[in-house]
RNA sequence: GUUUUCCUUCGGGGCAGGGUGAAAUUCCCAACCGGCGGUGAUAAAGCAGAUGCUUUUCAGUCCGUGACCCGGCUGCACAGUGUGCAGGCGGUGGAUCCAGUGAAAUUCUGGAGCCGACAGUAUAGUCUGGAUGGGAGAAGGAACAC
Numbered sequence: 001g002u003u004u005u006c007c008u009u010c011g012g013g014g015c016a017g018g019g020u021g022a023a024a025u026u027c028c029c030a031a032c033c034g035g036c037g038g039u040g041a042u043a044a045a046g047c048a049g050a051u052g053c054u055u056u057u058c059a060g061u062c063c064g065u066g067a068c069c070c071g072g073c074u075g076c077a078c079a080g081u082g083u084g085c086a087g088g089c090g091g092u093g094g095a096u097c098c099a100g101u102g103a104a105a106u107u108c109u110g111g112a113g114c115c116g117a118c119a120g121u122a123u124a125g126u127c128u129g130g131a132u133g134g135g136a137g138a139a140g141g142a143a144c145a146c
Stems, first nucleotide, its partner, number of pairs: 001146002004143007017029003031126002033116002035065004043056005060114002069091003073087006096112005118129003
């Protein structure tokens, strides 16, 4: 340094201020938020000392993914033909353009847009709930072997 196995920890943010109304953080004016991996011209650091090279780093809307939801398979338990739990498989899974710079950008700069599960409730991306849950993944440690 690499493979495998095991353990530990971490792992989601947001309606200020007003209007109407009997009642709305749900409607209207406005305000605020953006998981994870990849890509990456921005920025930073180091090396070199002409360009350059290396590392880290910049995407809600580019590619994929998790969760929610749907289907069925396997196993276990209860029960009495269904329910619950776990595993893994398949499906589904929202939304962006223009200009500039440049060798190269839907990622940088400027501008203008758009999107956001289910249940509850005066109609919810932001409140309450499933959720002190789950999880993409991230960091660290240990052991065997090479």
The prediction has a mean pLDDT of 76. This is a predicted structure of a 146-nucleotide RNA (FMN riboswitch aptamer (RFN element)) from Metabacillus indicus. The model forms 100% of the base pairs in the Rfam consensus. It matches the Rfam family "FMN riboswitch aptamer (RFN element)". For this family Rfam cites "Regulation of riboflavin biosynthesis and transport genes in bacteria by transcriptional and translational attenuation" (Vitreschak et al., Nucleic Acids Res, 2002).